[in-house]
Transfer RNA from Ruminococcus sp., 74 nucleotides, folded computationally. Model confidence (mean pLDDT): 80 of 100. RNAcentral holds the sequence, with entries from ENA. Rfam family: tRNA. The family's RNA type in Rfam is transfer RNA. The family has 954 seed sequences and 5,335,975 matches in Rfam 15.1. Gene Ontology term of the family: triplet codon-amino acid adaptor activity.
RNA sequence: GGCGGCAUGGCUCAGUUGGCUAGAGCAACCGGUUCAUACCCGGUAGGUCGCUGGUUCAAGUCCAGCUGCCGCCA
Numbered sequence: 001g002g003c004g005g006c007a008u009g010g011c012u013c014a015g016u017u018g019g020c021u022a023g024a025g026c027a028a029c030c031g032g033u034u035c036a037u038a039c040c041c042g043g044u045a046g047g048u049c050g051c052u053g054g055u056u057c058a059a060g061u062c063c064a065g066c067u068g069c070c071g072c073c074a
Stems, first nucleotide, its partner, number of pairs: 001073007010026004019057001028044005050066005
C1' cells in the first nucleotide's frame, strides 16, 4: 500500500426483511431477606448505537468518507 471483519450503557453481548419507546446478563445504587455477610427476590439510574455526511415518510440496521482494533496479502 491492497482486501476483509468488528465498533450498541462500566464489562460481555442481542437487536429479524429499515417500521413506530434501543434491550438482556453481569457490575453499580436503593429496598426486602439475615443477628450479620453472601446467595436469593424486587426496584432505580446509566446509551445521542465510533465520528461526519447521504438515501428514505422513517436508519442501530442501507450507502460514502474518516478514526480505532483485529486478520490476510504484498